[in-house]
Context: one part of a larger RNA
RNA sequence: GCCUACGAGUUGCUCCUCACUGGCGAGGUUAAGGGCCUGGAGGUCCUGAGCCGGAGCGAAAGCGAGUCUGAACAGGGCGCUGUAGUCAGUGGGGGCAGACGCGAAACUUUGUGAUCUACGCAUGGCCAGGCUGAAGGUCGGGUAAAACCGGCUGGAGGGCCGAACUGGUUUCCGUUGAAAAGGAUUCGGAUGAGCUGUGCGUAGGGGUGAAAGGCUAAUCAAACUGAGAGAUAGCUCGUACUCCCCGAAAUGCCUUUAGGGGCAGCCUCGGGCAAUAGCCGCACGGAGGUAGAGAUACUGAUUGGGCGCGGGGGCUUCACCGCCUACCAACCCCAGCCAAACUCCGAAUGCCGUGCGGUGUUCCCCGGGAGUGAGGCCGCGGGUGCUAACGUCCACGGCCGAGAGGGAAAGAACCCGGACCAUCGGCUAAGGUCCCGGAGCGUGUGCUAAGUUGUGUUAACGAGGUCCGACUGCACUGACAGCCAGGAUGUUGGCUUGGAAGCAGCCAUUCAUUCAAAGAGUGCGUAACAGCUCACUGGUCGAGCGGUCGGGUAUGGAUAAUGAGCGGGCAUGAAGCACACCACCGAAGCCAUGGGAUACAUGAUAUCGGUAGGGGAGCAUUCCAUUCUACGUUGAAGGUGAAUCGUGAGGUUUGCUGGAGUGUAUGGAAAAGCAAAUGUAGGC
Repeated sequence: GCCUACGAGUUGCUCCUCACUGGCGAGGUUAAGGGCCUGGAGGUCCUGAGCCGGAGCGAAAGCGAGUCUGAACAGGGCGCUGUAGUCAGUGGGGGCAGACGCGAAACUUUGUGAUCUACGCAUGGCCAGGCUGAAGGUCGGGUAAAACCGGCUGGAGGGCCGAACUGGUUUCCGUUGAAAAGGAUUCGGAUGAGCUGUGCGUAGGGGUGAAAGGCUAAUCAAACUGAGAGAUAGCUCGUACUCCCCGAAAUGCCUUUAGGGGCAGCCUCGGGCAAUAGCCGCACGGAGGUAGAGAUACUGAUUGGGCGCGGGGGCUUCACCGCCUACCAACCCCAGCCAAACUCCGAAUGCCGUGCGGUGUUCCCCGGGAGUGAGGCCGCGGGUGCUAACGUCCACGGCCGAGAGGGAAAGAACCCGGACCAUCGGCUAAGGUCCCGGAGCGUGUGCUAAGUUGUGUUAACGAGGUCCGACUGCACUGACAGCCAGGAUGUUGGCUUGGAAGCAGCCAUUCAUUCAAAGAGUGCGUAACAGCUCACUGGUCGAGCGGUCGGGUAUGGAUAAUGAGCGGGCAUGAAGCACACCACCGAAGCCAUGGGAUACAUGAUAUCGGUAGGGGAGCAUUCCAUUCUACGUUGAAGGUGAAUCGUGAGGUUUGCUGGAGUGUAUGGAAAAGCAAAUGUAGGC
C1' cells in the first nucleotide's frame, strides 16, 4: 500500500414540547395489586390511589369571573365574557444520564519497583613492566659543639611512561544498523577522591545527586501498575444504501466575547388568512441637501492689484503739530483660487404615497426542524494607506462560495451562458475563420517597414521617419537647391587701446557714394593686417519651393541574472493597424424529435445546477409472527459467468461450481449498508 472482517445519533425515564394516527370526550386515564383464559414475556375483567383538564388573581392570609395594588365604588396589571381536553401508539426536537465515535497534556487514590542507575553500609577481589629517587639512616669531610658538604643506603608521592582494568577525546563508518548507542582509529586515568564481586539500605513531591534537572529497570521539570474513569476537550479527525422537491449564511445587537454562544436576519416543512396584499412597469404628487456648482450668501482658507485704519523706520521742532517711506498691513473695491465636519443654490438615482396596467399568494401571521454568525474576488461611490498592496474598513451591484459548459494557451471570481435524460439533427453567444485546429490566405479603401505588431504595460522629453488636413509666403515678369561671376568707394567710421583696419569692447542720424548688387558687416580667421565666407546682385537651369499649426502611424528614451518566447509554426499591397461590409465556425444557451419527474384530480402550461440544511418516496441486510400447508441431494445458501428488468439503491432467469439448507406475500423488530477516523485485527 492493497484485500477481507470489525468500526460512530443508541438505550433508559409515569420528564418537557410539537406533529400524525386511533379511543373516549367536560371529561380522559389508571399504577401497583387481584380474578379468569392462555403455547407465550400474551389476552381480558375488576379495583379510581394518583395525574392532566374543567378559573383566575395575589408573596400570602384569602377572595373569586374576578382579583391584586390602593383611602378609593379612580386608574392600572393579570384574567373572564368566541370552552377541549385526555389516554395510548409512532415520529421530529429538547432535558437528565458517557448520550454520535475515537483522542489528551493532567488530577486524586491503592499498590509495585534500587536485579538498570545514584549515594551509603558490610565483607571480599584486582592493578604486567619500566622510570624518578622525598624524609630518614650510615660513612667520610667539616665545626669548640652544631650547622653545612659529599658518597652510599633508603623507597616517599591524589609522582612519571605504559598493559590488564576503567573511561569515552578526535575523525570516519554505521543510521529499515551486526547493535533501540555499536565498530575502527585516536585519546584520558591506570597506588587512587582508583576499579570491581557479593550481600544490605534509602521510594515518587519521595529518594539519590563532586549539581547535568542528572539518575530512580530502553520511561523522569515528578517512575510504573490498578482504580475514580467512558475525567474533561467551546479543539482536531471520522460518521457507512438510492432517487425526488426546495435551498441558505459568513450580517445586526449582546456576550471574561472575538475560530464559542444567545436573540434577530436569511433556508425548509405544516397550518391559517385575505384584499385597495406583495412584487414589477408607467404616470403623477411628495420629503431630502449628495454629485455638481458657488463666493457682493455665512464659516474658514487664499494669490495679485487699488485704497490705506493702524503699526514699524526716517526727517523736522526735538514739545505738540507735521512731512516722507520700492517696510508690515485691517476694513472696503477689482480680478483670481479653495473646503468631509462651508452653502445663496442644486440634480440624476433611490425612498414614500396615489392612479392605471401586468403577475397572482410570491406578502403577512402561528407552529415544528435547521444551518450560518472566519467569507472571497470584480465593478462602482467613499474612508484609511503612499489616489502602495492578491492591504484594510463601509455602501450599491455582480459572480465564486454552493455553478458544470464555451472563450481568455494554461487560470474559483474576467467575457458568454445557468447542465432533468437521450439524439452520428439545426441556429446562435462570447470568441474566432494561413497551418497545428472547427470556420475566409473573404470583399473594398487607406496606413505601418518598426517583425512595430499578431492579447503583459510604459512616461517626461528628443527627432527634416512617413501619410493626411488647415492656414500662409515665394514662383515661367523664372522661384527653391546647385554651379559661374560680382560682393565695391569715402574708410583703418568715431571712441577706446600697445594694437582694434566689417568681425575684444563702447558710440551712433549705422551716414553717404558708385551701382545689377554689396551691412560702417553673418560666421571662420590674424598680434593687428591679410585671407576664406555670408547677406545682397547678375548669369546658367526650368517647375514647383518654403513656413506655421493640427491629426494618423512608426522611432529613440527601454537595464537582470541557464535559451529564446505572438500558445507555437510562422506572417509584410499581411496572417499587422483603422473603417465599412458579406459569409462561415462556435456552448450542456435556443430550436427540433423522443422520454422521465415535480406542481395539479387530468390536460395545457410552467419548472427540474446545487454545499450547509429542511422535506418526501424507496432499495438491501439479520431476526420474529402469519401466509403460500412455497422450494430443496432430480441439488438450498454461498461462489463465478451470461442474459434481462428498474431513473437508482437493486431485482429476476439461467450455465458452471458448491453440497444442506432456503424463500414469496403482509406486518413487526433492529448489534441494519463504510473509502477515508496517521481507524482496529488478520492476510499478502